[in-house]
RNA sequence: UCUCUAGUAGCUCAGUGGUAGAGCAUAUGGCUGUUAACCAUAUGGUCGUUGGUUCAAUCCCAACCUAGGGAU
Numbered sequence: 001u002c003u004c005u006a007g008u009a010g011c012u013c014a015g016u017g018g019u020a021g022a023g024c025a026u027a028u029g030g031c032u033g034u035u036a037a038c039c040a041u042a043u044g045g046u047c048g049u050u051g052g053u054u055c056a057a058u059c060c061c062a063a064c065c066u067a068g069g070g071a072u
Base pairs, nucleotide, nucleotide: 001071002070003069004068005067006066007065010024011023012022013021018055026042027041028040029039030038048064049063050062051061052060
C1' cells in the first nucleotide's frame, strides 16, 4: 500500500427490509436451619459514526473510526 472479516444490553452472541432478543451477570421476591442450587419477576440498547436508497434500515449501498486475519 492492497484485501477480507467483525463492531447489537455489563459479558458471550442471535436477529438476511416491517414490534430489537436469548444465555450468563445484576436487583427484588419465593423456596430453607443457613449458604449454594432451583423457581418467578424486574432492570439494562441513540444496533461503531456520518450520509444515501426505501413507504419503512440492526439488515442494502458509500465513506470514515476501532479491532483482528491475509498478501506484497